[in-house]
Context: one part of a larger RNA
RNA sequence: UGACGGGGGCCCGCACAAGCGGUGGAGCAUGUGGUUUAAUUCGAUGCAACGCGAAGAACCUUACCAGCCCUUGACAUCCUCGGAACUUUCCAGAAAUGGAUUGGUGCCUUCGGGAACCGAGUGACAGGUGCUGCAUGGCUGUCGUCAGCUCGUGUCGUGAGAUGUUGGGUUAAGUCCCGUAACGAGCGCAACCCUUGUCCUUAGUUGCCAGCACAUAAUGGUGGGAACUCUAAGGAGACUGCCGGUGACAAACCGGAGGAAGGUGGGGAUGACGUCAAGUCAUCAUGGCCCUUAUGGGCUGGGCUACACACGUGCUACAAUGGCCGGUACAGAGGGCUGCAAACCCGCGAGGGGGAGCCAAUCUCACAAAACCGGUCGUAGUCCGGAUCGCAGUCUGCAACUCGACUGCGUGAAGUCGGAAUCGCUAGUAAUCGCAGAUCAGAAUGCUGCGGUGAAUACGUUCCCGGGCCUUGUACA
Numbered sequence: 001u002g003a004c005g006g007g008g009g010c011c012c013g014c015a016c017a018a019g020c021g022g023u024g025g026a027g028c029a030u031g032u033g034g035u036u037u038a039a040u041u042c043g044a045u046g047c048a049a050c051g052c053g054a055a056g057a058a059c060c061u062u063a064c065c066a067g068c069c070c071u072u073g074a075c076a077u078c079c080u081c082g083g084a085a086c087u088u089u090c091c092a093g094a095a096a097u098g099g100a101u102u103g104g105u106g107c108c109u110u111c112g113g114g115a116a117c118c119g120a121g122u123g124a125c126a127g128g129u130g131c132u133g134c135a136u137g138g139c140u141g142u143c144g145u146c147a148g149c150u151c152g153u154g155u156c157g158u159g160a161g162a163u164g165u166u167g168g169g170u171u172a173a174g175u176c177c178c179g180u181a182a183c184g185a186g187c188g189c190a191a192c193c194c195u196u197g198u199c200c201u202u203a204g205u206u207g208c209c210a211g212c213a214c215a216u217a218a219u220g221g222u223g224g225g226a227a228c229u230c231u232a233a234g235g236a237g238a239c240u241g242c243c244g245g246u247g248a249c250a251a252a253c254c255g256g257a258g259g260a261a262g263g264u265g266g267g268g269a270u271g272a273c274g275u276c277a278a279g280u281c282a283u284c285a286u287g288g289c290c291c292u293u294a295u296g297g298g299c300u301g302g303g304c305u306a307c308a309c310a311c312g313u314g315c316u317a318c319a320a321u322g323g324c325c326g327g328u329a330c331a332g333a334g335g336g337c338u339g340c341a342a343a344c345c346c347g348c349g350a351g352g353g354g355g356a357g358c359c360a361a362u363c364u365c366a367c368a369a370a371a372c373c374g375g376u377c378g379u380a381g382u383c384c385g386g387a388u389c390g391c392a393g394u395c396u397g398c399a400a401c402u403c404g405a406c407u408g409c410g411u412g413a414a415g416u417c418g419g420a421a422u423c424g425c426u427a428g429u430a431a432u433c434g435c436a437g438a439u440c441a442g443a444a445u446g447c448u449g450c451g452g453u454g455a456a457u458a459c460g461u462u463c464c465c466g467g468g469c470c471u472u473g474u475a476c477a
Stems, first nucleotide, its partner, number of pairs: 001477002003474003007471007015461002019425005026316008034307002042053002064302007073125001077124002079121005086103001089100004107114002127291002130289003136285002138280003141276001143274001148187006154163003167178003193268004198236007208225002212223003239262001242256005318418001322377006334365003339358002344353003384415001389410007431453007
């Protein structure tokens, strides 16, 4: 100087407390461990691995296994020889591949040849998701959006170092004020950026419709309008600016006015010096080592989907604040040309036919759902719950057996609110309800966004956990 203490003081954080809803019990989905297997590819492992890499494993992907094949190689550069490239058909085979076969002879040219491409050969070389993240770059997680981490000069100390950065207040903040052997400065904080909440100006098409007309069963449907909504560009607005009180005549705090908004208005992006030899050699790059008729390459099939079991994360429930039936209302944000697809017709339905319109404020996906109104069920393993299984179908796709999603009919399991324990959340939040998107041929209960309805509680900081500052002890570094 640090680190540590079941030392002390001060202070924060959904850390506890106060509340609301869960997990742990059930069924299923998904990830992991374990076991099994020819293979169940590899990585991630307390917080900070486990719906993680994977924004999507039937083939492909794919790295794994079995079998069948190739050896200058699927890919790059150089050299030699031949042929334009390309294309038709047939045979063997699981395919890769091998064999045979048809058409075609182009472009530039100094007529030697050349350019692109294909085939054969030679060796230099290619290739490796092989090893080492404890050789590395880059990227990322975490402490933590915590308020810290340092430097120059000066001063003090033999020196390590200290001071500044400590102290008194204050703040979300090393934020600001005062004091002060310190005076300044840098990286962080804050602000500048995006978004949302109010108003104004400008602009009105594909959006809007108050007033005036037209038309209709009805609809901005039409003429028209530029008010309103909205869209999207520019501006205004909030700064403790004003008032009162407290305070040290400070910083600031408390209350109030005005205001759409008040003391950082809400949300996002933004992550200091460093820590964990944290993670990643399988995104990529890369040193070293290793393989080179194989640890490289191609194909078919299988596996990654196994299943006595254990754990994590979720979905659906156990019902009446509910289930079912009928009627009926209101979003936002997105996607769409190998695409989204309307009306209409067929089908109980998944879906099929159809093809208007739309490169989209125009058309379309697209009926939002919970809510509301009426009816029914009456506490029951039920008109709850939907697992499982049988049959029949739909769609995607060469192909749904291993191993897809969905539909109809039948079947109707466990489950009556969950032990010890444990998680999230402080407001448009939790809870609950649906919608969209990426990936994607198809395949979400996951993920990322969007809006609808919309709470309860916080006395307080003794205790648990994590953190910050000062101080103290130490046989630790």
The part of an RNA shown here (small-subunit ribosomal RNA, 3' major domain) has 477 nucleotides and comes from a metagenome. The RNAcentral record of the full RNA draws on SILVA. It matches the Rfam family "Bacterial small subunit ribosomal RNA".